[in-house]
Context: one part of a larger RNA
C1' cells in the first nucleotide's frame, strides 16, 4: 500500500534476442567425369613411343556448415497510451483441468472430470 485494491489479454509505440523465408554470397569434406605434370612400374618397332597408377586445373548434379535477404510468427522488456474487466470475496455466470467450437481481446458455450468452492441442511467423531 490494504477493494478508490490488485489483475488479465488484443491493440498501439520503442529497444533486443530469434523461428520461417524466394534469393545473394562464402566455407569445408566427399561422388562421377573430362584432362593429365613428376615420378615408379610394365610392354615394345628403345636418342623413343603406348599403358597402369597420379598432383594440379576443368565440368554436373548433390551434401554438410555459416554470412546475408524483401516479406512473415510469435518471444522478452520498457513510471503515466487503447479497447474491455476474465481471474482474486460465492469476483457479481463458484473456479480450475481435458477436449470441441465460436469470438477485437481478455474470454465464451457444450460434453466429461476435479474442490484446491461459498451459504444452507442433514450424518459420523472429539471436547465442554
Nucleotide at each position: 500500500c490494504a477493494c478508490c485494491g490488485c489483475c488479465c489479454g488484443u491493440c498501439a509505440a520503442g529497444c533486443c534476442a530469434u523461428g520461417a523465408a524466394a534469393g545473394a554470397u562464402g566455407g569445408c569434406a566427399g561422388u562421377a567425369c573430362c584432362c593429365g605434370a613428376a615420378g615408379u612400374c610394365g610392354c615394345c618397332u628403345u636418342u623413343g613411343g603406348c599403358g597402369c597408377c597420379g598432383a594440379a586445373g576443368g565440368u554436373a548434379a548433390g551434401g554438410c556448415c555459416g554470412u546475408u535477404g524483401a516479406u512473415u510468427g510469435g518471444g522478452g522488456c520498457u513510471a503515466a497510451g487503447u479497447c474491455g474487466u476474465a481471474a482474486c470475496a460465492a469476483g457479481g455466470u463458484a473456479g480450475c483441468c481435458g477436449u470441441a467450437u465460436c469470438g477485437g481481446a481478455a474470454g465464451g458455450u457444450g460434453c466429461g472430470g476435479c474442490u484446491g468452492g461459498a451459504u444452507c441442511a442433514c450424518c459420523u467423531c472429539c471436547u465442554u

This is a predicted structure of a 128-nucleotide part of an RNA (small-subunit ribosomal RNA, 3' minor domain) from an uncultured Fibrobacterales bacterium.
The coordinates come from a structure-prediction model, not an experiment, and the mean pLDDT is 81.
Its Rfam family is "Bacterial small subunit ribosomal RNA".